[in-house]
């Protein structure tokens, strides 16, 4: 250097089902009309909605099962572009593209912060034990990082 592999509550894709979203939006009807207010991400300007009865979703975000591809799998940070978030400006969020960073071995978990409708879930920071791996060590144990580890050539 090439190639084949291993980690395990392992990673991602797609699909089915389920909860939540939500008795919300929408639609229909009725009263005859709801408003010093509240909502539509924040601020400014504009615009829209708001009562009662009936009916009643979906998306984004998840869980689970299956499926396919895999083991820097993949995730994250930063910069920038496009789309979207009622309209315009600024900012934020979300989705996607591009560039870049040896930021992260892996999942689990506690606390804090962020995203979110959310107590679901995800992301980040700090900590904990566990686990695979290599190194040191008689052992107990300690240390390192995937630019790693194991086999073959």
């Nucleotide at each position: 250097g090439a190639u084949a592999g291993a980690g395990g509550c392992g990673c991602g894709u797609u699909g089915g089902c389920c909860a939540a979203g939500a008795g919300u939006a929408g639609c229909u009807c009725c009263c005859a009309u709801g408003c010093u207010g509240c909502g539509g991400c924040a601020g400014g300007a504009a615009c829209c909605g708001c009562g009662g009865a009936g009916u009643g979703a979906a998306a984004g975000g998840g869980g689970u099962c299956a499926u396919c591809g895999c083991c820097g799998a993949a995730g994250g940070g930063u910069a920038u572009c496009u789309g979207u978030u009622u309209u315009c400006c600024u900012g934020g969020g979300c989705a996607g593209g591009u560039a870049u960073c040896g930021c992260u071995g892996g999942g689990c978990u506690g606390c804090c912060g962020g995203a979110u409708a959310a107590g679901a879930u995800c992301c980040g920071g700090c900590g904990g034990a566990c686990u695979g791996u290599c190194g040191c060590g008689a052992a107990a144990g300690c240390g390192g990082a995937g630019a790693g580890c194991u086999g073959u050539c």